[in-house]
Source information
A computed fold for an 86-nucleotide RNA from an uncultured Alphaproteobacteria bacterium, annotated as Glycine riboswitch aptamer. Of the family's consensus pairs, 90% are formed in the model. Model confidence (mean pLDDT): 78 of 100. The sequence was found by an Rfam model in a public genome assembly.

RNA sequence: AUGUAAUUAACGGGAGAUACUGAUUAUUUCAGAGCCGAAGGAGCAACGACCCGGAAACUCUCAGGCAAAUGGACCGUUAAAAUUAA
Numbered sequence: 001a002u003g004u005a006a007u008u009a010a011c012g013g014g015a016g017a018u019a020c021u022g023a024u025u026a027u028u029u030c031a032g033a034g035c036c037g038a039a040g041g042a043g044c045a046a047c048g049a050c051c052c053g054g055a056a057a058c059u060c061u062c063a064g065g066c067a068a069a070u071g072g073a074c075c076g077u078u079a080a081a082a083u084u085a086a
Base pairs, nucleotide, nucleotide: 007080008079009078010077011076012075013074018033020032021031022030023029034066035065036064040062041060042059043058047053048052
């Protein structure tokens, strides 16, 4: 000096798994068994200054979800503000 990453917003793309069974009602509620992982959450390696810290799309499945809808990690485009990880 610039205005990229991260942040926020809008638009778009976006997987998986019971339209299960029983009772009960008015977009349902409760119970049972089965399943999914990409909201969130938790756990761990190498490594380190080793009490401890320390990653995920891995693992777990508390939560959430299992026709469609909603949601959805992540990605793309546009814009805003800001100024440091580059």